[in-house]
Model confidence (mean pLDDT): 87 of 100. The RNA shown here (c-di-GMP-I-GGC riboswitch aptamer) has 75 nucleotides and comes from an Armatimonadota bacterium. It was read from a public genome assembly, where an Rfam model found it. Of the family's consensus pairs, 95% are formed in the model. Rfam family: c-di-GMP-I-GGC riboswitch aptamer. Rfam links the family to the GO term cyclic-di-GMP binding.
C1' cells in the first nucleotide's frame, strides 16, 4: 500500500417497545441488539417507498460512486 483475523481497544444499532415531529415515506430521543470494518458523511447512477403526483419529498441497514476516518498487524 492491499488486508479485516475464531485477536485486542473503541464504535455503530435491525425488529420490537416508549415518547414527539410528519398527511405519509420516515425523522429525532430513551430502552433494545438482528447484524455492521466505514452501518460515518454526500441522492451523483439505478433501484424501493411516499404523496398535494411535480421544478415534490423519503430511504447512505438495497446496489454501484465520490470524500473522509478508528483500531490491528494475525494473512
Nucleotide at each position: 500500500g492491499c488486508c479485516g483475523a475464531u485477536c485486542a481497544a473503541g464504535g455503530c444499532a435491525a425488529a420490537c417497545c416508549c415518547g414527539g415531529a410528519g398527511c405519509g415515506a420516515u425523522c429525532c430521543g430513551g430502552g433494545g441488539a438482528c447484524g455492521c470494518a466505514a452501518a460515518g458523511c454526500c441522492a451523483c447512477a439505478g433501484g424501493g417507498c411516499c404523496a398535494u403526483c411535480u421544478g415534490g419529498g423519503u430511504c447512505a441497514g438495497c446496489u454501484g460512486g465520490g470524500c473522509u476516518g478508528c483500531c490491528g498487524g494475525a494473512g